[in-house]
RNA sequence: GCUGUUGUAGCUCAGGGGUAGAGCAACUGAUUCGUAAUCAGUAGGUCGGAGGUUCAAAUCCUCUCAACAGCACCA
Repeated sequence: GCUGUUGUAGCUCAGGGGUAGAGCAACUGAUUCGUAAUCAGUAGGUCGGAGGUUCAAAUCCUCUCAACAGCACCA
């Protein structure tokens, strides 16, 4: 340099055009003499960034950034 994969909540990951979700973690409450566990609830997201297509984009297209892998180059 070329090709491919991945990027979504604090962490691990679903969702591949039609209201952005789960588990764990966090917070509040119940329970308990107290803690843990358990139960109920709450909050938490510019879907890596920019642009485009569309009535509508996390999802499709283009560019770009980062990580990883393969290939090439290394006079």
The RNA shown here (transfer RNA) has 75 nucleotides and comes from uncultured Ferrovum sp. Model confidence (mean pLDDT): 83 of 100. It matches the Rfam family "tRNA". Gene Ontology term of the family: triplet codon-amino acid adaptor activity. Rfam classes the family as a transfer RNA.